The part of an RNA shown here (large-subunit ribosomal RNA, domain VI) has 251 nucleotides and comes from a Saprospiraceae bacterium. The full RNA is in RNAcentral, with records from ENA.
[in-house]
Context: one part of a larger RNA
RNA sequence: CGUAGGAAUGUUGAGGAGAGCUGACUCUAGUACGAGAGGACCGGGUUGGACGCAUCUCUAGUGUACCUGUUGUGGCGCCAGCUGCAUCGCAGGGUAGCUAUAUGCGGAACGGAUAAGCGCUGAAAGCAUCUAAGCGCGAAGCCAACUCCAAGAUGAACAUUCCAUGAGGGUCCUGAAAGACGAUCAGGUCGAUAGGUUAUAGGUGGAAGCACAGUGAUGUGUGGAGCCGAGUAAUACUAAUUACCCGAAAG
Numbered sequence: 001c002g003u004a005g006g007a008a009u010g011u012u013g014a015g016g017a018g019a020g021c022u023g024a025c026u027c028u029a030g031u032a033c034g035a036g037a038g039g040a041c042c043g044g045g046u047u048g049g050a051c052g053c054a055u056c057u058c059u060a061g062u063g064u065a066c067c068u069g070u071u072g073u074g075g076c077g078c079c080a081g082c083u084g085c086a087u088c089g090c091a092g093g094g095u096a097g098c099u100a101u102a103u104g105c106g107g108a109a110c111g112g113a114u115a116a117g118c119g120c121u122g123a124a125a126g127c128a129u130c131u132a133a134g135c136g137c138g139a140a141g142c143c144a145a146c147u148c149c150a151a152g153a154u155g156a157a158c159a160u161u162c163c164a165u166g167a168g169g170g171u172c173c174u175g176a177a178a179g180a181c182g183a184u185c186a187g188g189u190c191g192a193u194a195g196g197u198u199a200u201a202g203g204u205g206g207a208a209g210c211a212c213a214g215u216g217a218u219g220u221g222u223g224g225a226g227c228c229g230a231g232u233a234a235u236a237c238u239a240a241u242u243a244c245c246c247g248a249a250a251g
């Protein structure tokens, strides 16, 4: 921009894309078969590999605004306690998120038409013949089936509802399940959208101060303490104010 008024919501599915893999063990059964050695078809079950999709409960990794320990040096007058720099100084852990090595799931089954092939009936050609007329079976392949996209499918579909008494959308603002920017999504006081606060999950691992024990280093008690980013709730304390713009019947 179109889809001959403008919208919101929900659909249909022409068409397209994806997927399609495979081993071992076991039962049937040491059965059929075979002198024996050996050893099945068909059918059922179990468990893997590779691949793919999803997810973060578990395991593992990362986690440079979380916690702790610690070295050198500078600063806060000194002690104590903090703090800057040194690869995040180094080291030990680690929430959310993101991940795989983690854990869920998938390939299927049923059907249709067939290939090679196997047949039935059957003449030409009194026989025979799967073929000439006719009718079957038959594959990881084909068409469907499974998953996803999908009406620019210009063949532009459909349904419901709303609208000049203005439907609906946007600007602006708070943001994240989104994200380069647009966009998308959640909200904007008729409000839990973000921050804060409180509680809690979780992490770290026993704060400072004081007291006590020890000559002291240090230890113990107060006290699962103190501190804490993203998690989960609650709560209008702060910020989402007021408002404005676009917007549909023409020939």
Base pairs, nucleotide, nucleotide: 001152005163006162007161008160009159010158011157015149016148017147018146021049022048023047024046025045026044027043033038051106052105053104054103055102059100060099061098062097066093067092068091069090070089071086072085073084074083075082076081111143112142117137118136119135120134168246169245170244171243172188173187174186175185176184193239194238195237196235197234198233199232200231202228203227204226209222210221211220212219213218